The prediction has a mean pLDDT of 81. This is a predicted structure of a 73-nucleotide RNA (transfer RNA) from Luteibacter sp. The source organism's lineage runs through Bacteria, Pseudomonadati, Gammaproteobacteria, Rhodanobacteraceae and Luteibacter. Its Rfam family is "tRNA". By type it is a transfer RNA. Gene Ontology term of the family: triplet codon-amino acid adaptor activity.

[in-house]
RNA sequence: CGGAGUGUGGGGCAGUUGGUAGCCUACUCGCCUUGGAAGCGAGAUGUCGCUGGUUCGAGUCCAGCCAUUCCGA
Numbered sequence: 001c002g003g004a005g006u007g008u009g010g011g012g013c014a015g016u017u018g019g020u021a022g023c024c025u026a027c028u029c030g031c032c033u034u035g036g037a038a039g040c041g042a043g044a045u046g047u048c049g050c051u052g053g054u055u056c057g058a059g060u061c062c063a064g065c066c067a068u069u070c071c072g073a
Base pairs, nucleotide, nucleotide: 001072002071003070004069005068006067007066010025011024012023013022019056027043028042029041030040031039049065050064051063052062053061
């Protein structure tokens, strides 16, 4: 320098054809327990890497940029 992949709550991941962003774990509270763990119930946490564009509507489509991984030179 060229090509390809990835970027989504604290952590790990889904999100198919553009139509209200979900799961697991962790966290908080309650129940249970002599106490804890486990279990059960409830709750909070995302402006989807950044900036623009298309659209009635973008995590999803398009462009540029950033970070990271792989391949090639």